[in-house]
Context: one part of a larger RNA
RNA sequence: UUGGGCGUAAAGAGCGCGUAGGCGGCCGAGUAAGUCCGACGUGAAAUCUGGAGGCUCAACCUCCAGCGGUCGUUGGAAACUACUCGGCUAGAGUCCGGAAGAGGAGAGUGGAAUUCCUGGUGUAGCGGUGAAAUGCGCAGAUAUCAGGAAGAACACCGGUGGCGAAAGCAGCUCUCUGGGACGGUACUGACGCUGAGGCGCGAAAGCGUGGGGAGCGAACAGGAUUAGAUACCCUGGUAGUCCACGCCGUAAACGAUGGGUGCUAGGUGUGGGCGGUGUCGACUCCGCCCGUGCCGAAGCUAACGCAUUAAGCACCCCGCCUGGGGAGUACGGCCGCAAGGCUAAAACUC
Numbered sequence: 001u002u003g004g005g006c007g008u009a010a011a012g013a014g015c016g017c018g019u020a021g022g023c024g025g026c027c028g029a030g031u032a033a034g035u036c037c038g039a040c041g042u043g044a045a046a047u048c049u050g051g052a053g054g055c056u057c058a059a060c061c062u063c064c065a066g067c068g069g070u071c072g073u074u075g076g077a078a079a080c081u082a083c084u085c086g087g088c089u090a091g092a093g094u095c096c097g098g099a100a101g102a103g104g105a106g107a108g109u110g111g112a113a114u115u116c117c118u119g120g121u122g123u124a125g126c127g128g129u130g131a132a133a134u135g136c137g138c139a140g141a142u143a144u145c146a147g148g149a150a151g152a153a154c155a156c157c158g159g160u161g162g163c164g165a166a167a168g169c170a171g172c173u174c175u176c177u178g179g180g181a182c183g184g185u186a187c188u189g190a191c192g193c194u195g196a197g198g199c200g201c202g203a204a205a206g207c208g209u210g211g212g213g214a215g216c217g218a219a220c221a222g223g224a225u226u227a228g229a230u231a232c233c234c235u236g237g238u239a240g241u242c243c244a245c246g247c248c249g250u251a252a253a254c255g256a257u258g259g260g261u262g263c264u265a266g267g268u269g270u271g272g273g274c275g276g277u278g279u280c281g282a283c284u285c286c287g288c289c290c291g292u293g294c295c296g297a298a299g300c301u302a303a304c305g306c307a308u309u310a311a312g313c314a315c316c317c318c319g320c321c322u323g324g325g326g327a328g329u330a331c332g333g334c335c336g337c338a339a340g341g342c343u344a345a346a347a348c349u350c
Base pairs, nucleotide, nucleotide: 003322004321005320006319007304008303012318014201015200016199017198021194022193023192025088026087027086028085029084030083031082033081034080035077036076037075038074039073040072041071042069048066049065050064051063052062053061054060091191092188093187094186095184096183097182103177104176105175106174107173108172109171110154114150115149116148117147118146119145120144121143125136126135162169163168206247207246208245209244210243211242215241216240220236221235222234223233258317259316260315261314262313263312266295267294268293269292270291271290272289273288274287275286276285299306300305323350324349325348332343333342334341335340
């Protein structure tokens, strides 16, 4: 629990699909449930308000009137909401056209680098640091050349860039596949927005089974540093990082800003599409739509700042907040193999 709020003070669910519900475009006709008007009925007494009166006043008491209902019956109105019928195209969707993109899944493939192995050349160091040492090396290392193997990641292009609902997505090729923008305006005719529950997706780490393991690297070991050094630095190094399938379901999952629609000065970059000008053609220049940045008017804001990608002006729907600690904890329930997750208090205390 009215109200006021949610970028940074407490507060936007990590993201989507969608059920119920809430809300919903223009025109005409009808109905009359909501709505509005009238009449009638009723709305006990006390209380309350106004007036009058009685106790010497007052409190108190008595009388009269009023107030008091999402009320009932009945008659009427038809603007708005609703319902029924008919119509429309501005919302929404379909279709057609050319173009953009690290959007997703599967398969294949390329070069650089790294490590290891084999062989050649070659000799005493290499490596590492602030300086060192551990470590590696005469059983021939480091360096260098040739060959081979493996796994992982894709320099330059690369962008203040693109795509995706979010998480996220990057060598190249093929196959399958989702979405969006622009242009055309042929079709449907409100089919829309939101969305409690529900369902799905969801980085990293972690878990299960099986594979893989080059580099990196929690834990661990050693060397240093230090008063100590369970660290920072160095040498190693197991899980893991990778793949398949199945779980987990969290995050500073951030724009710390829910979604939708309309309206409200401009300037300047950039990505995609279209039109015009111009040209032999490609640029250029001008305009429109969509995306993505920066700067700024009005306005807003506690300030910072936001400002047509709003945090401005409005409406619709959902989520959430209500002093700090206790505590995102306990208990219970649900989920999970576990780790734990979701839901979520109180005592006490300031």
This is a predicted structure of a 350-nucleotide part of an RNA (small-subunit ribosomal RNA, central domain) from a metagenome. Its mean pLDDT, the model's own confidence on a scale to 100, is 89. It matches the Rfam family "Bacterial small subunit ribosomal RNA". The RNAcentral record of the full RNA draws on SILVA.